[in-house]
RNA sequence: UUCAAACAUUAUUUCAUUUUUCGUAUAGGUGCGGGAAUAGGCCCGCAUGUCUCUACCCGGUCGCCGGAACGAUCGGACUACGGAAAACGACUGCCCGGGG
Numbered sequence: 001u002u003c004a005a006a007c008a009u010u011a012u013u014u015c016a017u018u019u020u021u022c023g024u025a026u027a028g029g030u031g032c033g034g035g036a037a038u039a040g041g042c043c044c045g046c047a048u049g050u051c052u053c054u055a056c057c058c059g060g061u062c063g064c065c066g067g068a069a070c071g072a073u074c075g076g077a078c079u080a081c082g083g084a085a086a087a088c089g090a091c092u093g094c095c096c097g098g099g100g
Base pairs, nucleotide, nucleotide: 014090015089017087018086019085020084021083022082023081024080025079026055029048030047031046032045033044034043035042040065041064049056057076058075059074060073061072062071063070
C1' cells in the first nucleotide's frame, strides 16, 4: 500500500388533547344556629380550616341514646396546583430523492 472479514455509524426539540399514576392541600375535619326523625340517628343555613377555586358527603361494622343527643372504626371521591408515563396529533430536527 492493497484485499478480505468483523465492528461501528444517521433519530432530536417544544407543545396541545385524552387517560392513568404519584406528590402537595384537608384531617372529605371542626365550631355553631334553626328544624325533623325515634322502625330513628337526618334536613337547611352560617363560620372556620388550605400560600387554594371547589368540596366537606356515602356505605359497612360496632356502640350509644330514648323524644334529645349522637360516638368509634374501616372503606370509598371531587376539586386546585405540580411531577411522571402512555396514546394520538402538531412543530422542529435527521436521512433519501428531485428541482433552482
Overview: The prediction has a mean pLDDT of 83. Predicted 3D model of a 100-nucleotide RNA (Purine riboswitch aptamer) from Saccharibacillus brassicae. RNAcentral holds the sequence, with entries from Rfam. NCBI's taxonomy places the organism under Bacteria, Bacillota, Bacilli, Paenibacillaceae, Saccharibacillus. Rfam family: Purine riboswitch aptamer. From the family's description: Riboswitches are metabolite binding domains within certain messenger RNAs that serve as precision sensors for their corresponding targets. A reference for the family is Mandal et al. (2003), "Riboswitches Control Fundamental Biochemical Pathways in Bacillus subtilis and Other Bacteria", Cell. Its Rfam clan is "Purine riboswitches".